[in-house]
Molecule: Bacterial RNase P class A
Organism: bacterium
RNA sequence: AAGGUUCGCCGAGUGAUCGCGCUUGAAGAGAUUCAGGUGAGGAAAGUCCGAACUUCAUAGAGCAGAGCGCCGGCUAACGGCCGGGUGCGGUAACGCAACGGAAAGCGCCACAGAAAAUAUACCGCCCUCGCAAGGGUAAGGGUGAAAUGGUGCGGUAAGAGCGCACCGCGCAUUCAGUAAUGGAUGUGGCAGGGAAAACCCCGCUCGAAGCAAGGCCAAGUAUGCCGGGAGUCUUUGCUGCUCGCAAAGCAUAAGUCCCGGCGGGUAGGCCGCCCGAGGUGAUGAGUAAUCAUCAUCCCAGAUAGAUGAUCACUGCCCGCAAGGGUACAGAAUUCGGCUUAUAGGCGAACCCUCCAA
Numbered sequence: 001a002a003g004g005u006u007c008g009c010c011g012a013g014u015g016a017u018c019g020c021g022c023u024u025g026a027a028g029a030g031a032u033u034c035a036g037g038u039g040a041g042g043a044a045a046g047u048c049c050g051a052a053c054u055u056c057a058u059a060g061a062g063c064a065g066a067g068c069g070c071c072g073g074c075u076a077a078c079g080g081c082c083g084g085g086u087g088c089g090g091u092a093a094c095g096c097a098a099c100g101g102a103a104a105g106c107g108c109c110a111c112a113g114a115a116a117a118u119a120u121a122c123c124g125c126c127c128u129c130g131c132a133a134g135g136g137u138a139a140g141g142g143u144g145a146a147a148u149g150g151u152g153c154g155g156u157a158a159g160a161g162c163g164c165a166c167c168g169c170g171c172a173u174u175c176a177g178u179a180a181u182g183g184a185u186g187u188g189g190c191a192g193g194g195a196a197a198a199c200c201c202c203g204c205u206c207g208a209a210g211c212a213a214g215g216c217c218a219a220g221u222a223u224g225c226c227g228g229g230a231g232u233c234u235u236u237g238c239u240g241c242u243c244g245c246a247a248a249g250c251a252u253a254a255g256u257c258c259c260g261g262c263g264g265g266u267a268g269g270c271c272g273c274c275c276g277a278g279g280u281g282a283u284g285a286g287u288a289a290u291c292a293u294c295a296u297c298c299c300a301g302a303u304a305g306a307u308g309a310u311c312a313c314u315g316c317c318c319g320c321a322a323g324g325g326u327a328c329a330g331a332a333u334u335c336g337g338c339u340u341a342u343a344g345g346c347g348a349a350c351c352c353u354c355c356a357a
Base pairs, nucleotide, nucleotide: 001353003351004350005349006348007347008346009345010344012314013313014312015311016310017309018308020039021038022037023036024035025034026033027032041328045339046338048337049336050335051334052333053210054209055208056207065206066205067204068203069202070084071083072082073081074080085099086097087096088095089094100201101200105199108194109193122141123140124137125136126135127134128133149167150166151165152164153163154162168190169188170187171186172185173184174183175182176181214271215270216269217268224262225261226260227259228258229257230256231250232253233249234248235247236246237245238244278297279296280295281294282293283292284291285290315326316325317324318323
């Protein structure tokens, strides 16, 4: 100098004018006005995982179902994070992993192939042998994603863990480590294909719904209950009809109407609702995630949804210039994660290649 890996951070700035939400103070009977303060994110997103909180359910235990699955640690919790192991990828920094069990059982393995698992023998090789046929074999070839461990020497008719050495594998002992696991020594010719993101087995975890949760106040209309009140029905007459009045009959609160009270509940309003597993800084413990102590700060709470618009100057990008552009994106109960989107820029550590001394 070029390329790369990992981690962290920023993600337009300043000013003026007008406007909006919340809040504090003042004025006002009130509506409201004035002044001050404050007002989106690293992902506010997807709603994937875990919790707080709320209501309902719930003696205890089990079954079913779902999720998770190397080891240790962190955390309120987690399927998250940190550290470590093993395997795989990369020259490397580093990255990726549903990473318990296939000698508990049960099923599956397309096509090809002799054979896909109680094994078996297509070509080939060897022996008997005129051929055919029979026997031996699993070195070599061929099929397949996968075929009874690999390399070499011996051995043999040809071959074969048949024997041996090394590697691999199983078992035992031992050492290191909290552990996963790794090392060493001995021993066994060797377990006997793949797949558990098939069923299943083992271990651990799990009640459901969600702020439209849930609580409080409560208009009008309608309804329910309670109390009080009312000739409310039929016939005849004035009068053909309606109202009214009169007389007679019948009824005594079922229904209807009026008044008052109470209850549930709707519209609407208030709470939940922003001081919190909180932010920042320093110090200490720890490899780290994280934790502790001290200091300091108050940092949106709207409800159909405020957080905006215009102008000027500046930064950055494109363009010869005029000029144009300035990423992804927009809180809705809150918090911890994960995932996805993101123009451009900054910082730190490390790796590799080249050059110079």